The prediction has a mean pLDDT of 84. SAM riboswitch aptamer (S box leader), 86 nucleotides, folded computationally. The sequence was found by an Rfam model in a public genome assembly.
RNA sequence: CACUUAUCGAGAGUGGCUGAGAGACUGGCUCUGUGACGCCCGGCAACCUAUCGUGAGACAAGGUGCCAAUUCCUGACAGAUGAGUU
Numbered sequence: 001c002a003c004u005u006a007u008c009g010a011g012a013g014u015g016g017c018u019g020a021g022a023g024a025c026u027g028g029c030u031c032u033g034u035g036a037c038g039c040c041c042g043g044c045a046a047c048c049u050a051u052c053g054u055g056a057g058a059c060a061a062g063g064u065g066c067c068a069a070u071u072c073c074u075g076a077c078a079g080a081u082g083a084g085u086u
Base pairs, nucleotide, nucleotide: 002085003084004083005082006081007080008079013041015040016039017038021031022030023029025075027073028072042067043066044065047063048062049061051058052057071078
C1' cells in the first nucleotide's frame, strides 16, 4: 500500500508552551489573537494484550485511539480508528 471485519448521535480541560491558521477532500457552514494548528501535562473510552471471573462481565497495567459542532452538513467506488490477513 491492498484486502477483510467492527465502530463512528455517548464521553473527555476556565492547565502550560507556542503563535496563525484549522475542521481529510468538493460545495457549504463553522471554529479561531477572549489564542487556532501543534507539543506537553491532564482526561475520556474500552478495539487488542495482560489480570480477575464458570460466564455475562470487571479492571484500566501495557499497545492503540479519541477530547468544537452527528464522520459538523453534503457528495463519492469517500474518510477515520481498532483488529486481522498477504